[in-house]
The RNA shown here (transfer RNA) has 72 nucleotides and comes from an Ignavibacteria bacterium. The sequence is in RNAcentral, with records from ENA. Its Rfam family is "tRNA". The family's RNA type in Rfam is transfer RNA. From the family's description: Transfer RNA (tRNA) molecules are approximately 80 nucleotides in length.
RNA sequence: GGGACCGUAGCUCAGCGGUAGAGCAACUGCCUUUUAAGCCGUAGGUCGAUGGUUCGAAUCCAUCCGGUCUCA
Numbered sequence: 001g002g003g004a005c006c007g008u009a010g011c012u013c014a015g016c017g018g019u020a021g022a023g024c025a026a027c028u029g030c031c032u033u034u035u036a037a038g039c040c041g042u043a044g045g046u047c048g049a050u051g052g053u054u055c056g057a058a059u060c061c062a063u064c065c066g067g068u069c070u071c072a
C1' cells in the first nucleotide's frame, strides 16, 4: 500500500428503514441477626465523526477516524 470485518449503556453483545434492547455490573427497596444468594424497581445511550438518500436512518450510500484479521 490492497482486501475483509468490527465500532450501540461501565463490560459482553442483540437490534429486517418506523418507540434503542438484553445479560452482567451500579443504585433504591424487600428478604436475612449480618453478608452472600434470591425478588421488585430505578438510573445510565447525542448508536465512532461528518455529509448524503428518505416523510422517517443505529440500519442504506460516500468520505474520514480507531481497532482486528489477511495479502504483498
Stems, first nucleotide, its partner, number of pairs: 001071007010024004018055001026042002029039002048064005